RNA sequence: GGAGAGGGAUGUCCGAUCGCCGGGCCGUUCGCGGCCUGGAGGAAAGUCCGGACACCGCAGGGCAUGGUGGUGGGUAACGCCCACCGUCCGUGAGGACAGGGAAAGUGCCACAGAAAGCAAACCGCCGACGUUUCAGGAGUUACUUCUGAAGCGGGUAAGGGUGAAACGGUGAGGUAAGAGCUCACCAGCGGGGCGGGUGACCGUUCCGGCUCGGCAAACCCCACCAGGUGCAAGACCAAAUAAGGGGGCAAUUUCGAGCGAGCUUCGGCUUUCUCGGGAUACGAAUCGGCCCGAUUCGUCACGACUUCCGGGUAGGUCGCACGAGGCGUGGCGCAAGUCACGUCCCAGAUUCAUGAUCGGAGGCUGGCGGAGAUUCCGUCGGCGCACGAAAUCCGGCUUACGUUUCCUCUCCCGUC
Numbered sequence: 001g002g003a004g005a006g007g008g009a010u011g012u013c014c015g016a017u018c019g020c021c022g023g024g025c026c027g028u029u030c031g032c033g034g035c036c037u038g039g040a041g042g043a044a045a046g047u048c049c050g051g052a053c054a055c056c057g058c059a060g061g062g063c064a065u066g067g068u069g070g071u072g073g074g075u076a077a078c079g080c081c082c083a084c085c086g087u088c089c090g091u092g093a094g095g096a097c098a099g100g101g102a103a104a105g106u107g108c109c110a111c112a113g114a115a116a117g118c119a120a121a122c123c124g125c126c127g128a129c130g131u132u133u134c135a136g137g138a139g140u141u142a143c144u145u146c147u148g149a150a151g152c153g154g155g156u157a158a159g160g161g162u163g164a165a166a167c168g169g170u171g172a173g174g175u176a177a178g179a180g181c182u183c184a185c186c187a188g189c190g191g192g193g194c195g196g197g198u199g200a201c202c203g204u205u206c207c208g209g210c211u212c213g214g215c216a217a218a219c220c221c222c223a224c225c226a227g228g229u230g231c232a233a234g235a236c237c238a239a240a241u242a243a244g245g246g247g248g249c250a251a252u253u254u255c256g257a258g259c260g261a262g263c264u265u266c267g268g269c270u271u272u273c274u275c276g277g278g279a280u281a282c283g284a285a286u287c288g289g290c291c292c293g294a295u296u297c298g299u300c301a302c303g304a305c306u307u308c309c310g311g312g313u314a315g316g317u318c319g320c321a322c323g324a325g326g327c328g329u330g331g332c333g334c335a336a337g338u339c340a341c342g343u344c345c346c347a348g349a350u351u352c353a354u355g356a357u358c359g360g361a362g363g364c365u366g367g368c369g370g371a372g373a374u375u376c377c378g379u380c381g382g383c384g385c386a387c388g389a390a391a392u393c394c395g396g397c398u399u400a401c402g403u404u405u406c407c408u409c410u411c412c413c414g415u416c
Stems, first nucleotide, its partner, number of pairs: 001412009010402001012361007020039008041387001045398002048396005053230004065226005070084005085099001086097004100221002105219002107215003122160002124156003129153011168186006187211002189208008234318004244309005251280008260271004281299007325344008363383009
């Protein structure tokens, strides 16, 4: 100098004017006004995990369902984080892993291929063994036997070919040809011993020819975890209104008609009830500024009245902002983290506030000019700045994103 790996910070700033939400103080004609003060994020997002909190449910155990899955640790808890182990990828710094079980069972493995799981053979190789035919030889007589060739049955799994994957690899022996068939070494698997580690596991050694395919984010098996619903949880106050419960509730008289009953000297008399009219009283409505008054309606009705309780809708208050809290220092720990001390108080709306305009600085960027080597200065412009905004709170994960910058580490090239 080039190319990379891992992690962190930052998330525009200042002024003026006009506004918005919360809190405090003061004033008030109770309508409000004035002053001071606080006012989004690293992800507030997705709502994917885990908790706090609230209500409901719950003897204990099991099944089902869902989730998690190397080991040790952290934590309120986790599917998160840290450290370590193993496998794979990368020259490396580092990265990825849903990382228990495939020798319990079931299932699947496209295309190609003989064959994809347990035995199977397309080409090839062999011609041992059995059998047929032919040729030659021998014995003998028409059969037997030997040699050779060809074929069939057969043997083989070394070699070729297919595939992502084909039943260990190399060498030697062995064989008709071959093959863990046998042997040596290597690899794997299973078992035993020794050593190290809390452990996952690592190292080493011996034994067994045992050589066994892959897939469990396929069913399944094993171990562990999980009750349900969510702040629209829930608590309180409480217009309206239904059910339900307690209390309260105002009148007498007269006339006429009618039904019924009783008495009767048959002329009537008394009376319950019904209907109609009048008077007074009471209540309500209207007229009226109010009283008096006038007019109209009602007056024993027990509910469809009134009042209280109850209930809980609208609405309001709380939950709700001091918290597994931030920062600093120190102790412990490799770390995640934890403990102690000190210090700080930091949004709480419910139609949903935190904004708008102007100016300046910074940043990015285009043109021109100058200087100097990979940049700086001057000037004229342009963009006015990413992703995105709380809604019960907290711990994570994931996803989105502009600019600048810092730290640690790796590989390559050059120079000293």